[in-house]
RNA sequence: GGACCUGUAGCUCAGUUGGUCAGAGCAGGGGACUCAUAAUCCCUUGGUCGGCGGUUCAAGUCCACCCAGGUCCA
Numbered sequence: 001g002g003a004c005c006u007g008u009a010g011c012u013c014a015g016u017u018g019g020u021c022a023g024a025g026c027a028g029g030g031g032a033c034u035c036a037u038a039a040u041c042c043c044u045u046g047g048u049c050g051g052c053g054g055u056u057c058a059a060g061u062c063c064a065c066c067c068a069g070g071u072c073c074a
Stems, first nucleotide, its partner, number of pairs: 001073007010026004019057001028044005050066002053063002
């Protein structure tokens, strides 16, 4: 230098054919249980979906460029 993959909550990830609501587990906060702690159970907070544009009535999803990480080729 070239090709490809990945980027979504503090962490690990799901998100189908563009529309249903941005979700699960863990973590955090509150509560129940217990003499108390742990475990278990219930409730709950937390997101500019990597950035910037474009297409569209509508974009996490499609397109262009850029950024970061990874794999391969040279």